Overview
Bacterial RNase P class A from a Pseudomonadales bacterium, 372 nucleotides, folded computationally. Taxonomically the source falls in Pseudomonadales (Bacteria, Pseudomonadati, Pseudomonadota, Gammaproteobacteria).
[in-house]
C1' cells in the first nucleotide's frame, strides 16, 4: 500500500413559523356559604422514542393465589473459578476442533449400571473371527522316487509333492475405523510370546483455588472399539399465575331461576400425594354494568472523578432527574449545512442474549509486498 482480525463511536445538524402531549408557576372567569377543591380560557417556564424501543427466546423486580408448606412428577442445566437481585448471561481460565496469524467455535459430567443403534463392503464392526495367505511337528490318503525283505507283485521304512485334521492372525484384501506402533530375539509358521523404545493405565512427584498441565520416578504386557445432540444413570437448580397482574370509587340490575352433589362431602393451593385454609359447590337459561381514578415512573437510574482487580464489576465522593399517551403524543413549511440518511416508534420497569441496519468516523492487533 493492500488484505484481515477484534472493540467502539455516530446514524442527521441549524434557524425561523404554526401544530401536538405532559409538568410547573402566574392572570382572568365560572362552580361551592368560605375554605378548600373543581372546570374553562390565556400569556410564560423546562421536558418530550432506540441501539435495537423488534422477536417474546432467558432472568429478575413488583402484584395475587396465600396462612404458609413437604415429596414426586415434569422443567431446565451440565469443564473449572468469579461477577451479578438472578440468568441458558458476563469475565478470566483450562481440553477438544479451525486457522500460516491476529483471533474464532464449543450441545464439554458418565460407555465397567443398564438397554439400544450403526447402510454397503468385509471372514469378521464386540467380548467377535478366517477371505486369500503362511505353517503342517502329532494323526491320516493318495501319486512319484528309492532303500530292505519276500516269490513276477505285495509287504515295511525314507524323501519329495498334492490334500485331510489342526496351528496362525506377523503379510495382503475390504471399510470411515479390524481389538496398539517401531525394531529385534523366538517359534512348525506366528503372537506382547520376551525384550528395547514410543504409545496406554495406575501411583508418586511438581505447579495450580481449581479443571488440568509436566515428569531423564515406580509400577503393569496392559481395562479392550464408537454413539448419550439415542433411551438413561449422575449432579444443581426450580410453585402458578400475570399491569388485560391488583386496588379504589361512581353507577346500574333480577341480594333471578333450574337441575345435581352435599360436611365420610365439596372448593382453593398449575399436574399428582401429604399437609394446610375455607365452607357449601358444580352445570345451564335469563338480566345490568364494562365508566373514573391508581398502579404509571426516583430506577438492582444515569454521568464524572478517584481507588480495588489481568476481567467481568464493586467501593468511595461529587452532579443530574431524562416520556408516561390510553384508538393512542414530537408532524408540517422554509432556507442552510453535510461525505449520509439505513433499520425502525415505549405503553409496569429493570438485566441480558438473537436478529435488522445504508453512509460515515476511530483505535489496537496479524499477514502479505515495497522502499529506506
Nucleotide at each position: 500500500c493492500g488484505a484481515g482480525u477484534c472493540a467502539g463511536c455516530u446514524g442527521g445538524g441549524u434557524a425561523a413559523u404554526c401544530g401536538c402531549c405532559g409538568c410547573c408557576g402566574c392572570u382572568u372567569g365560572g362552580u361551592u356559604u368560605u375554605u378548600u377543591a373543581u372546570c374553562a380560557a390565556g400569556a410564560g417556564g423546562g421536558g418530550g422514542a432506540g441501539g435495537a424501543a423488534a422477536g417474546u427466546c432467558c432472568g429478575g423486580g413488583c402484584u395475587c393465589c396465600a396462612u404458609a408448606g413437604a415429596g414426586c412428577a415434569g422443567a431446565g442445566u451440565g469443564c473449572c473459578a468469579g461477577g451479578u437481585a438472578a440468568c441458558c448471561c458476563c469475565u478470566g481460565g483450562g481440553g477438544g476442533g479451525c486457522g500460516c496469524g491476529a483471533g474464532c467455535c464449543u450441545a464439554c459430567g458418565g460407555a465397567a449400571a443398564g438397554u439400544g443403534c450403526a447402510g454397503c463392503a468385509g471372514a469378521a464392526a464386540a467380548u467377535a473371527a478366517a477371505c486369500c495367505g503362511c505353517c503342517u511337528a502329532c494323526g491320516u490318503u493318495a501319486u512319484u522316487a528309492u532303500u530292505g525283505c519276500c516269490u513276477u507283485g505285495g509287504u515295511a521304512g525314507u524323501a519329495a509333492u498334492a490334500g485331510c485334521c489342526g496351528g496362525u492372525a506377523a503379510g495382503g484384501g475390504u471399510g470411515a475405523a479390524a481389538u496398539g506402533g517401531u525394531g529385534u530375539g523366538g517359534u512348525a509358521a506366528g503372537a506382547g510370546c520376551g525384550c528395547a523404545c514410543c504409545g496406554c493405565g495406575c501411583g508418586g512427584g511438581u505447579g495450580g483455588c481449581a479443571a488440568c498441565a509436566c515428569u531423564u520416578c515406580g509400577u503393569g504386557g496392559c481395562a479392550u472399539g464408537g454413539u448419550a445432540a439415542a433411551c438413561c444413570c449422575c449432579g444443581c437448580u426450580u410453585g402458578g399465575a400475570g399491569c388485560a397482574a391488583g386496588a379504589c370509587c361512581a353507577a346500574a340490575u333480577a341480594g333471578a331461576a333450574a337441575u345435581c352433589c352435599a360436611u365420610u362431602g365439596g372448593c382453593g393451593c398449575u399436574g399428582c400425594u401429604c399437609g394446610c385454609g375455607c365452607u357449601g359447590g358444580a352445570u345451564u337459561u335469563g338480566g345490568g354494568u364494562a365508566g373514573g381514578u391508581u398502579g404509571c415512573u426516583u430506577g438492582a437510574g444515569g454521568c464524572u472523578u478517584g481507588u480495588a482487580g489481568u476481567g467481568a464489576u464493586g467501593c468511595a465522593a461529587g452532579c443530574c432527574c431524562u416520556a408516561g399517551a390510553u384508538g393512542a403524543a414530537u408532524g408540517a413549511u422554509u432556507a442552510u449545512c453535510u461525505c449520509a440518511g439505513a433499520c425502525a416508534g415505549a405503553a409496569c420497569c429493570c438485566g441480558g442474549c438473537u436478529u435488522a441496519c445504508a453512509g460515515g468516523c476511530u483505535g489496537a492487533c496479524u499477514c502479505g509486498u515495497u522502499u529506506a

The sequence was found by an Rfam model in a public genome assembly.